[in-house]
RNA sequence: UGGACGAAAAGGCAAAUUCAUUGAAAAAUGAUGGCGCAAAACUAAAGGGGCUAAGGUCUUGGGACUACGCCAGCCAGUUAUCGAA
Numbered sequence: 001u002g003g004a005c006g007a008a009a010a011g012g013c014a015a016a017u018u019c020a021u022u023g024a025a026a027a028a029u030g031a032u033g034g035c036g037c038a039a040a041a042c043u044a045a046a047g048g049g050g051c052u053a054a055g056g057u058c059u060u061g062g063g064a065c066u067a068c069g070c071c072a073g074c075c076a077g078u079u080a081u082c083g084a085a
Stems, first nucleotide, its partner, number of pairs: 005083002012037002018031005035073001041078003047075002049071003055066004
């Protein structure tokens, strides 16, 4: 110095709930709040997996299927602070 690892220190992020807005919905944004996180940083037709189904297709109907919509705080890829054992 690099990798692995995760004690300490300096910090960081912010679950659920509630309110408002957008959206067909999933969900997102802001506020509230703090469950937790060593990557809870970034990446969604450049991997896997999951959610929704407006529109479309099928159906006598009920419904079923479908993502170039959504989720990375599911796995994963990439990047990164500090430095004890």
This is a predicted structure of an 85-nucleotide RNA (c-di-GMP-I riboswitch aptamer) from Falsibacillus albus. Its mean pLDDT, the model's own confidence on a scale to 100, is 87. The RNAcentral record of the sequence draws on Rfam.